[in-house]
RNA sequence: CCGAUAUAGCUCAGCUGGCCAGAGCGAGGGAUUCAUAAACCCUAGGUCGCAGGUUCGAGUCCUGCUAUCGGC
Numbered sequence: 001c002c003g004a005u006a007u008a009g010c011u012c013a014g015c016u017g018g019c020c021a022g023a024g025c026g027a028g029g030g031a032u033u034c035a036u037a038a039a040c041c042c043u044a045g046g047u048c049g050c051a052g053g054u055u056c057g058a059g060u061c062c063u064g065c066u067a068u069c070g071g072c
Base pairs, nucleotide, nucleotide: 001071002070003069004068005067006066009025010024011023012022018056027043028042029041030040049065050064051063052062053061
């Protein structure tokens, strides 16, 4: 200097900007069982890296910055 990535505690999805921001795992609870585990049901958990801009409306588009990874 160039590129990619940044969304829940972890791993990740989120299409061409709009409809409540989601899944799995994990956590808590319930039910079941003599008891435990598994499977089942429910609940909580998010400043979408930070700051601006565009727009009626931004996780999504644009700019700058930060961090990580890769290339030269």
The RNA shown here (transfer RNA) has 72 nucleotides and comes from a marine eukaryotic metagenome. Rfam family: tRNA. The coordinates come from a structure-prediction model, not an experiment, and the mean pLDDT is 80.